[in-house]
Context: one part of a larger RNA
RNA sequence: CUCUCGUGAAGGAACUCUGCAAAUUAAACCCGUAACUUCGGGAAAAGGGUUGCCCCACUCCGGUGGGGUCGCAGUGAAAAGGUUCUAGCGACUGUUUACUAAAAACACAGGUCUGUGCGAAGGCGCAAGCCGCGGUAUACAGACUGACGCCUGCCCGGUGCUGGUAAGUUAAGGGAGAGGGUUAGCCGUAAGGUGAAGCUCGCAACCGAAGCUCCAGUAAACGGCGGCCGUAACUAUGACGGUCCUAAGGUAGCGAAGUUCCUUGUCGGGUAAGUUCCGACCUGCAUGAAUGGCGUAACGACUGGAACACUGUCUCCACGAGAGACUCG
Numbered sequence: 001c002u003c004u005c006g007u008g009a010a011g012g013a014a015c016u017c018u019g020c021a022a023a024u025u026a027a028a029c030c031c032g033u034a035a036c037u038u039c040g041g042g043a044a045a046a047g048g049g050u051u052g053c054c055c056c057a058c059u060c061c062g063g064u065g066g067g068g069u070c071g072c073a074g075u076g077a078a079a080a081g082g083u084u085c086u087a088g089c090g091a092c093u094g095u096u097u098a099c100u101a102a103a104a105a106c107a108c109a110g111g112u113c114u115g116u117g118c119g120a121a122g123g124c125g126c127a128a129g130c131c132g133c134g135g136u137a138u139a140c141a142g143a144c145u146g147a148c149g150c151c152u153g154c155c156c157g158g159u160g161c162u163g164g165u166a167a168g169u170u171a172a173g174g175g176a177g178a179g180g181g182u183u184a185g186c187c188g189u190a191a192g193g194u195g196a197a198g199c200u201c202g203c204a205a206c207c208g209a210a211g212c213u214c215c216a217g218u219a220a221a222c223g224g225c226g227g228c229c230g231u232a233a234c235u236a237u238g239a240c241g242g243u244c245c246u247a248a249g250g251u252a253g254c255g256a257a258g259u260u261c262c263u264u265g266u267c268g269g270g271u272a273a274g275u276u277c278c279g280a281c282c283u284g285c286a287u288g289a290a291u292g293g294c295g296u297a298a299c300g301a302c303u304g305g306a307a308c309a310c311u312g313u314c315u316c317c318a319c320g321a322g323a324g325a326c327u328c329g
Stems, first nucleotide, its partner, number of pairs: 001324008010315002014313001019310001027051005036041001038147001052069007070074001082308007089300002094106002110145007122131003148295004153225003158222002160218005167213003173207002177203001179201004185194003226244005253287001254284001265281005
C1' cells in the first nucleotide's frame, strides 16, 4: 500500500450522477393507526409500551395479577422490516436478452374486428396422411388493444378489404375470310406461265373468364384530421364576418409532457439559495382518442423529487483485527 472486518470526538449527506455503500429498523405480546379506496384493502401504516430472576395469589396449567430484586444492558449471544410524503409508467401475480439490459419491454384477464357451417377456416406435408378435434360459432383461427371507471369525435378522396355488374379493356382456345409456298393438270418448241385438291406458313373479322376500369360499402382496416384577412365605445383579445383550399379540417380530454425547439417559458410551492421536482397557464416547433384518450385503489429489486431517523458517504481522517504485498530466512 491492497483486501475483508471492527470502533470512533464534534458535525450529520456538507459526499456524490444518485444516500452508491454503510448505518438505522428488526422477534413476540399489548396499545394505537391517516389520506385514499374497486370497501377487499391501505396496515406490521405511522407512533408508543412491555420482556430477566425470586416470592405470593389465582389458573381452563397456556398464563394472569400483586410484591420484591440484580445488571450499563433481560427477544442480554446468533438469526429477524428503516419509515413517510409526492409524481411518472405499467393495473395486478407472472415472463425476458443462459454469459454487460429485469424494464415503462413481453404476457395477462377483459374489449373489439375479421374469417370459419365441419371432409370448417387455418397449419404441416410432393402425396398418403396428420394437427385443428374424437372439438362444432358460448367453438376454432387471425389481427389490434390491454384490469377497472368515464369515454372512444370527423374523414371512404388515396391504399386495402367486401359486395355489385350494364358498358370499356382482356389470355389461352375457337375461327369467317384473305394471302404466301408446294404441284397433278392445262398452255407453250423451249425458257416459262397458269394452277384444283391435299399438305403447309404466317395474318385475321368475330366469339372468349377472372382481373383491371367502373358503381357502392367499410376506419377498434392502412391511414388522415388547413390557410389568409377583417371585426366589440381606452387598450388588448376576438364570440362574429369574409375568402381560398380539402375526403375531412383535431371533438372530449390532456398539455413546456418519457412529447416543448426557442427554454433555466411565465406565475405559484418547496430551499437561505432549486437548469431537477410539484401545482397552474396554453404561445401543442411537432398532444389526442383500442397505432387507444384521460383518470385510478392495490401492486413494483422500475424511474424522478422531498422529508424524518440513521450513519466514516463526507468535513478529515484516526486506531485496531485478520489475510496479502514487502524485508530477512